[in-house]
RNA sequence: CCGCGACAAAGGCAAACUCGCCGAAAGGCGGGGACGCAAAGCCUCGAGGCUACGGUGCUGUACGAGUGCGCUACGCCGGUCGGGUUGCGGUG
Numbered sequence: 001c002c003g004c005g006a007c008a009a010a011g012g013c014a015a016a017c018u019c020g021c022c023g024a025a026a027g028g029c030g031g032g033g034a035c036g037c038a039a040a041g042c043c044u045c046g047a048g049g050c051u052a053c054g055g056u057g058c059u060g061u062a063c064g065a066g067u068g069c070g071c072u073a074c075g076c077c078g079g080u081c082g083g084g085u086u087g088c089g090g091u092g
Stems, first nucleotide, its partner, number of pairs: 002092003012037002017032006035079001041085003045082003048077003054072005
C1' cells in the first nucleotide's frame, strides 16, 4: 500500500418505540432505548425512494370560494444501492 472478514481485544454507532423541540410534510435535532451494523464514520456525484408548503391542471361554481384528485423538488432519505473519501485492531 492492497485484499479479506475467520479468531480475538479495545471500543464505536444506534432501528422500532417513547419524551421534548423544529418543519406544511417527508424528515431532522436532543434525552431515554437497542433491532441491528466491520464503516450503520463523512460527502447528495449517479440511480432509486419519500413528502408537496408553494406552483400548476382538473373537480366544483353563473363566476368564485371551500373540498377533493393529478403533476411538479430547489425539500428529504448516507440504516436503499452504487460512487468518492477517512478510520480501529486482526490476518494474508
Annotation
A computed fold for a 92-nucleotide RNA from a Gemmatimonadaceae bacterium, annotated as c-di-GMP-I riboswitch aptamer. The model forms 95% of the base pairs in the Rfam consensus. The coordinates come from a structure-prediction model, not an experiment, and the mean pLDDT is 87. It was read from a public genome assembly, where an Rfam model found it.